[in-house]
RNA sequence: GGGCCCGUAGCCGAGCGGUUAAGGCAUCGCUCUUACACAGCGGGGAUCCCCAGUUCGAAUCUGGGCGGGCCCA
Numbered sequence: 001g002g003g004c005c006c007g008u009a010g011c012c013g014a015g016c017g018g019u020u021a022a023g024g025c026a027u028c029g030c031u032c033u034u035a036c037a038c039a040g041c042g043g044g045g046a047u048c049c050c051c052a053g054u055u056c057g058a059a060u061c062u063g064g065g066c067g068g069g070c071c072c073a
Stems, first nucleotide, its partner, number of pairs: 001072007010025003018056001027043005049065005
């Protein structure tokens, strides 16, 4: 330099253009226990990397950036 893939809560990770953006771990509260841990129940937390565009409607499509990974040279 060229090609491909990825970027969603603190971490991991679903999500076919149309509802309140799943779930797990973590965290907080309650129950349990003499404590703690485990377990059970419940709660909070994501303007979906940024900027534009398409569309009635974008996490999802398009373009440009930024960051990361793999391959080729």
Predicted 3D model of a 73-nucleotide RNA (transfer RNA) from a Microcaldota archaeon. Rfam family: tRNA. By type it is a transfer RNA. The prediction has a mean pLDDT of 83. The organism belongs to Microcaldota, within Archaea.